A computed fold for a 113-nucleotide RNA from a marine sediment metagenome, annotated as FMN riboswitch aptamer (RFN element). The coordinates come from a structure-prediction model, not an experiment, and the mean pLDDT is 86. The model forms 93% of the base pairs in the Rfam consensus.
[in-house]
RNA sequence: GUCUUCGGGGCGGGGUGAGAUUCUCCACCGGCGGUAAAGCCCGCGAAUCCUGGUAACAGGAUUGAUCCGGUUCAUUUCCGGAGCCGACCGUUAAAGUCGGGAUGAGAGAAGAC
Repeated sequence: GUCUUCGGGGCGGGGUGAGAUUCUCCACCGGCGGUAAAGCCCGCGAAUCCUGGUAACAGGAUUGAUCCGGUUCAUUUCCGGAGCCGACCGUUAAAGUCGGGAUGAGAGAAGAC
């Protein structure tokens, strides 16, 4: 460099109601790279918007959330404790968990030559 494959998890129980996996109480989930092992440290991806382009695509904007104690050479990453966060469109009723764009895209990972 070319090609192939892989590449996101989670609503279970109670309550209210005509109606809720959307409200409420409890519960449950955590992409990729870096770094002492990370959803909440740094960066990337997805989503939305803007500009250029016939288009493929390129550039830009925007993009959530953590503290305390302990251990250690070293940890906002481990251990203990207490917290917090979660795109857009849709819905008989407001969604991290349901349906949809998506049998998509993709950070990247592995392998073959």